About this RNA:
This is a predicted structure of a 71-nucleotide RNA (transfer RNA) from an Acidimicrobiia bacterium. The same sequence occurs in records of 2 taxa. Its mean pLDDT, the model's own confidence on a scale to 100, is 83. Its Rfam family is "tRNA". It is annotated as a transfer RNA. RNAcentral holds the sequence, with entries from ENA and MGnify.
[in-house]
RNA sequence: GCGGGUGUGGUUCAAUGGUAGAACACGAGCUUCCCAAGCUCGGGACGCGGGUCCGAUUCCCGUCACCCGCU
Numbered sequence: 001g002c003g004g005g006u007g008u009g010g011u012u013c014a015a016u017g018g019u020a021g022a023a024c025a026c027g028a029g030c031u032u033c034c035c036a037a038g039c040u041c042g043g044g045a046c047g048c049g050g051g052u053c054c055g056a057u058u059c060c061c062g063u064c065a066c067c068c069g070c071u
Base pairs, nucleotide, nucleotide: 001070002069003068004067005066006065007064010024011023012022013021018054026042027041028040029039030038047063048062049061050060051059
């Protein structure tokens, strides 16, 4: 330099155009003499900039980061 892949809560992952979910973690409450475990509730996320569309995490373009391959 060229090609490909992946970017979503704190972490690991879903969601293939129509109100972004789960688990763990975190906070509060219940329970307990205390802790742990268990149960209930809660906060918090689509890498960034454009485009298409009535509507974009999703499709297109660019860009950034990481990974793989080629040279």